Large-subunit ribosomal RNA, domain III from Thiobacillus thiophilus, 386 nucleotides, folded computationally. Its Rfam family is "Bacterial large subunit ribosomal RNA". Its family is annotated with structural constituent of ribosome and ribosome in the Gene Ontology.
Context: one part of a larger RNA
RNA sequence: GAGUAGCGAUAAAGGGAGUGAAAAGCUCCCUCGCCGAAAACCCAAGGUUUCCUGCGCAACGUUCAUCGGCGCAGGGUGAGUCGGCCCCUAAGGUGAGGCAGAGAUGCGUAGCUGAUGGGAAACGGGUUAAAAUUCCCGUACUUUUGUUUACUGCGAUGUGGGGACGGAGAAGGUUAGGUGAUCCGGGUGUUGGAUGUCCCGGUUUAAGUGUGUAGGCAGAUCCCUUAGGCAAAUCCGGGGGGUUAAUGCUGAGGCAUGAUGACGGUCUCUCAUUGAGAGCGAAGUCACUGAUACCAAGCUUCCAAGAAAAGCCACUAAGCUUCAGGUAAACGAGAACCGUACCGCAAACCGACACAGGUGGGUAGGAUGAGAAUUCUAAGGCGCUU
Repeated sequence: GAGUAGCGAUAAAGGGAGUGAAAAGCUCCCUCGCCGAAAACCCAAGGUUUCCUGCGCAACGUUCAUCGGCGCAGGGUGAGUCGGCCCCUAAGGUGAGGCAGAGAUGCGUAGCUGAUGGGAAACGGGUUAAAAUUCCCGUACUUUUGUUUACUGCGAUGUGGGGACGGAGAAGGUUAGGUGAUCCGGGUGUUGGAUGUCCCGGUUUAAGUGUGUAGGCAGAUCCCUUAGGCAAAUCCGGGGGGUUAAUGCUGAGGCAUGAUGACGGUCUCUCAUUGAGAGCGAAGUCACUGAUACCAAGCUUCCAAGAAAAGCCACUAAGCUUCAGGUAAACGAGAACCGUACCGCAAACCGACACAGGUGGGUAGGAUGAGAAUUCUAAGGCGCUU
């Protein structure tokens, strides 16, 4: 220079009470304002204790601070079903043999590895200062294994089926959600009117199990035969014949059950400062509307013709055939390990910062409207640290 520039979005504050040495900024209450396809909620990545509680204010916080994502201490993450691990494979990587090279090494078959994909199974309520599909209550489901009983051709690294898939478009059936009514509980006033056709609040309930609907797909079944499926096959495929018009598979939703349960409030009692605990516990229905969700990997259509493998099912080979193995039921046992706090369009991630930048997915109330636009608003969250 200079007590100057600046104090990082012009969403906004005001009042009362409390605490305290001290309060514009902390806590509680009231009013006001802002967001509301977000400035709300739930995940992934990343961070790694920042979460909760007590104590504290040197430094950090662009001011203050009794406050804090700050300092110190203590506490906190509970799983057969969520995700991983596991089984399976894609691109890619690696690579027995192999090929090339003087070599180092490069390429590459089988194989192995490798999710961002495929593969068994859980929901509702309650609870903590901080965890919950993990704890507790209630009601379920899956898989492996053992025993018993009954019946019985079982058997794979092989073969076949299946898994199994593109774009666009249209119509239908539903549900989530929403709106209104019904029903239930409460209110009757501060100033004229109002016991009413008034006002306020609520009207919530899952997986599973049973039924098998709207719909979708395939004709079904039996016999004979067979140069195909690297061997075999009763399986799949090819060929021939008979009988027959329904049979099988799939499938949202609804209804019943789950539920004589849970949830649900003015109320009552106890402790009491906010508040905490216990008790009792009403109604809990109907109509309309209605998805981008489900039926649906469906249907129609088009050409550029749209992963693989395993789990699963069937078939036989070697083999076993009083065994072993398979199917069904009942009763037992097992289901380990890792993640789980918190932030997560952000003051906790990436940007040297508590930085107007960047950051993938899901949810999607009401009024207006074609709409996820716009404006206002609910739940919820904030007023952006002078």